[in-house]
RNA sequence: UUCUUAUCGAGAGAGGCGGAGGGACAGGCCCGAUGAAGCCCGGCAACCGAUUUGAGAAGCGGCCGUAAGGCCCAUUUUCGAAUGACAUGGUGCUAAUUCCUACAACUGCAGGCAUUCGCUGCAGGUUGGCAGAUGAGAA
Numbered sequence: 001u002u003c004u005u006a007u008c009g010a011g012a013g014a015g016g017c018g019g020a021g022g023g024a025c026a027g028g029c030c031c032g033a034u035g036a037a038g039c040c041c042g043g044c045a046a047c048c049g050a051u052u053u054g055a056g057a058a059g060c061g062g063c064c065g066u067a068a069g070g071c072c073c074a075u076u077u078u079c080g081a082a083u084g085a086c087a088u089g090g091u092g093c094u095a096a097u098u099c100c101u102a103c104a105a106c107u108g109c110a111g112g113c114a115u116u117c118g119c120u121g122c123a124g125g126u127u128g129g130c131a132g133a134u135g136a137g138a139a
Base pairs, nucleotide, nucleotide: 001139002138003137004136005135006134007133008132013041015040016039017038021031022030023029026101027100028099042094043093044092047090048089049086050083051082052081053080054079055078056077057076058075059073061072062071063070064069098131103128104127105126106125107123108122109121110120111119113118
């Protein structure tokens, strides 16, 4: 860097350094000298990890059986659930829903043509998609 997959409506400081920018991109709308980015400390959460547990698969060994096969079971592994007084580890996060929209479908309203279908504009909501972020795995 690319691919796969899960999550993205909850949570988290009135601390120190620092000094003007920041919220990915575009348009909005915001945050910022009552101090932005960044760094340190603190905090949150629980993706990896930990513990407990359910189901499946494999299976050392053992038992039963003439056999086919069946049963028990150390262990390994896959998928799921629970716990946050399990946080010593690897990350992550710590304004606003991923701040909102950006594409499509559905819905409502309005307009003109019109038998209908269909067309245009606007609005909010729902669903999906795109993009992005983070974790885990792979190349």